Context: one part of a larger RNA
RNA sequence: UGACGGGCACCCGCACAAGCGGUGGAGCAUGCUGUUUAAUUCGACAAUACGCGAAGAACCUUACCCAGACUUGACAUCCUCGGCAAAGCUAUAGAAAUAUAGUAGAGGUUAUCCAAGUGACAGAUGGUGCAUGGUUGUCGUCAGCUCGUGUCGUGAGAUGUUUGGUUAAGUCCAACAACGAGCGCAACCCUCGUCAUUAGUUGCUAACAGUAAGACCGAGAACUCUAAAGAUACUGCCAGUGUAAGCCGGAGGAAGAUGGGGAUGACGUCAAAUCAUCAUGCCCCUUACGUCUAGGGCUACAGGCGUGCUACAAUGGCCGAUACAACGAGUCGCAACACAGUGAUGUGAAGCAAAUCUCUUAAAGUCGGUCCCAGUCCAGGAUUGGAGUCUGCAACUCGACUCCAUGAAGUGGGAAUCGCUAGUAAUCCCAAAUCAGAAUGUCGGGGUGAAUACGUUCCCGGGUGUUGUACA
Numbered sequence: 001u002g003a004c005g006g007g008c009a010c011c012c013g014c015a016c017a018a019g020c021g022g023u024g025g026a027g028c029a030u031g032c033u034g035u036u037u038a039a040u041u042c043g044a045c046a047a048u049a050c051g052c053g054a055a056g057a058a059c060c061u062u063a064c065c066c067a068g069a070c071u072u073g074a075c076a077u078c079c080u081c082g083g084c085a086a087a088g089c090u091a092u093a094g095a096a097a098u099a100u101a102g103u104a105g106a107g108g109u110u111a112u113c114c115a116a117g118u119g120a121c122a123g124a125u126g127g128u129g130c131a132u133g134g135u136u137g138u139c140g141u142c143a144g145c146u147c148g149u150g151u152c153g154u155g156a157g158a159u160g161u162u163u164g165g166u167u168a169a170g171u172c173c174a175a176c177a178a179c180g181a182g183c184g185c186a187a188c189c190c191u192c193g194u195c196a197u198u199a200g201u202u203g204c205u206a207a208c209a210g211u212a213a214g215a216c217c218g219a220g221a222a223c224u225c226u227a228a229a230g231a232u233a234c235u236g237c238c239a240g241u242g243u244a245a246g247c248c249g250g251a252g253g254a255a256g257a258u259g260g261g262g263a264u265g266a267c268g269u270c271a272a273a274u275c276a277u278c279a280u281g282c283c284c285c286u287u288a289c290g291u292c293u294a295g296g297g298c299u300a301c302a303g304g305c306g307u308g309c310u311a312c313a314a315u316g317g318c319c320g321a322u323a324c325a326a327c328g329a330g331u332c333g334c335a336a337c338a339c340a341g342u343g344a345u346g347u348g349a350a351g352c353a354a355a356u357c358u359c360u361u362a363a364a365g366u367c368g369g370u371c372c373c374a375g376u377c378c379a380g381g382a383u384u385g386g387a388g389u390c391u392g393c394a395a396c397u398c399g400a401c402u403c404c405a406u407g408a409a410g411u412g413g414g415a416a417u418c419g420c421u422a423g424u425a426a427u428c429c430c431a432a433a434u435c436a437g438a439a440u441g442u443c444g445g446g447g448u449g450a451a452u453a454c455g456u457u458c459c460c461g462g463g464u465g466u467u468g469u470a471c472a
Base pairs, nucleotide, nucleotide: 001472002471003469004468005467007466008465009464010463011462012461013460015456016455019420020419021418022417023416026310027309028308029307030306031305032304033303034301035300042053043052064296065295067293068292069291070290073121077120078119079117080116082114083113088103089102090101091100092099093098123285126283127282128281132279133278134274135273136272137270139268144183145182146181147180148179149178150159151158152157162175163174164173165172189262190261191260192259194231195230197228198227199226200225204220205219208218210216234256237250238249240247241246312413316371317370318369319368320367321366322365328359329358330357333352334351337348338347339346340345384405385404386403387402388401389400390399426448427447428446429445430444432442
C1' cells in the first nucleotide's frame, strides 16, 4: 500500500421487512446427471452450467456408431501429357456411393473446358482457451479508476481522491498543500407521453348532398392516423430553509425534479467461457484422426436435479349470443369466397410484392342458460385402442394435427426456495424469427389490471472512512 475480520461508523440495492403470485408434492414438456449402448457426437458445472451453444436432430443437418467405398483426394494453386465427347438422361448390377453400356453435345481446339499422371500439397468439428487474437459472462450501470506538475516522507508511498454538507452519481458546494487533467457519471442517440407546422392516399368522415346497405359515392382537409422537420421542462417562477450546493412545499403545465423505457458497461477481477462461429502458434494424423455413401444413433431409461406447461375447480366448467387491440408476416408466399367433410383438411378460386388484398373471428370480458360441491358435466387431461388429415423421396425406429372410445395421478404441496415497487405483479390472447413439416421454448405486441413498503435490528451483495493483523 492492499487484502481480510463472527471490528467500528455512515450509506445503498426487491437485500431483509410489508405484500402479491409461484417453485419444491401430481402428470406431461424440455435440459442436465447417472446408467445403458455398437454409438447414445461435442462443449457449458456455485452465484456467472442445466427450454444454455441449438432462431427449431425423421434423411440432410451430424461432428458419433456399424457397413460398403476412394487415396493429389469432396475443396485450392502450380507442373506434365492427351483431347476426346462435360453436365444431364436411359438401361443393367448395387443399400447407395460407384461401375459398365447407350444416348446427349456445354465450352474449348492460340486450351479460360474435361480427363489422366506426378509430386509440391490439400484436408482434419484431431489436442492444447494454462501458448493466443477476437468475442462474451460476472462483480455492476456499482461510482469508482488514474495521470501531470507541485508539496511532504531516507524510502515503499502519501497528498490531490480527505473533512463538513449534498446527490442516483468522485453530482455539486464550502473548507483544505495542493492546482489542474483524463477514463467513467451526466448530457448528446432511439422510443413513449403533449402541442402546433407541412403533407392527405391505399388511411380518416365533423358539416353538406345522394343511397336499400357499407365512408359505398359526390365531396371535405376539420378529427383520427401516418411521418418529416420543430416546440416543450430548465429547480425556470413563488413561499420556507441554508454561507453555498441543495432540500421541502406550491403554482402553472400533457408531463416536475434523471418525466417512463431502451441503447450505452471505466481501470480491472475470476490462468472465468469459447481452438466446435471465425482466425491462429505449437503438437499430432496423412491408403487416414482425411473424403463419399447407406442404415442406425444424438429421441435409450431403474434413479436424481434444474427450467417450464397443465391442473387440482363455482371469482369455476360446459352450451348459446355478443363487444373491443397492437406488433408483425406474405409470390418457392398470404389466401378471401364458394362447395365437400363431425373435424384435421380437401377441391375450385378472386385479390395482394400490400396503410389498398390476405393471414385476422383476439381471448379474458359482457348477456342468457345449465351443473350444485362429488374424484363430479370438475377438473384434469396422462395413458391406451381404432379410424384419419397434412408436410415430405420417406413419418418403423422418430413428426404435428383431427375424430371416436379410454379416462391415471392430482382435493393446493415437507424442509427449503424464487420473482416482482405500477400500467409493474398477476392474468388473457396475438404475431414473428428459425422452418418442407415439427414450441409448453425464445423474442416482440397489445387487453384486463392489483396489494404493500412502518422501517434498516437482522440475512445477502456492494460503496466510503477508520481500526487491528498469525496474510501478500